[in-house]
RNA sequence: GCUCGCGUAGCUCAGUGGUAGAGCACUCCAUUGGUAAUGGAGAGGUCAUGAGUUCGAGUCUCAUCGUGAGCACCA
Numbered sequence: 001g002c003u004c005g006c007g008u009a010g011c012u013c014a015g016u017g018g019u020a021g022a023g024c025a026c027u028c029c030a031u032u033g034g035u036a037a038u039g040g041a042g043a044g045g046u047c048a049u050g051a052g053u054u055c056g057a058g059u060c061u062c063a064u065c066g067u068g069a070g071c072a073c074c075a
Stems, first nucleotide, its partner, number of pairs: 001071007010024004018055001026042005048064005
């Protein structure tokens, strides 16, 4: 440099164009003599950035950025 994949909650990841979710973690409550475990509730998101298509985009298209893999080139 080229090709392909990935980017969504603090972490790991779902979500095939129509209200953004789960597990873990965090906070509170219940339970206990106390903790752990367990149960319940709550908080937490510019869906990488910008643009386009569409009545409507996390989802489709393009560009950019970041990241991973493969291939190639120079030394």
This is a predicted structure of a 75-nucleotide RNA (transfer RNA) from an uncultured Saccharospirillaceae bacterium. It was read from a public genome assembly. The prediction has a mean pLDDT of 84. Its Rfam family is "tRNA". Rfam describes the family as follows. Transfer RNA (tRNA) molecules are approximately 80 nucleotides in length.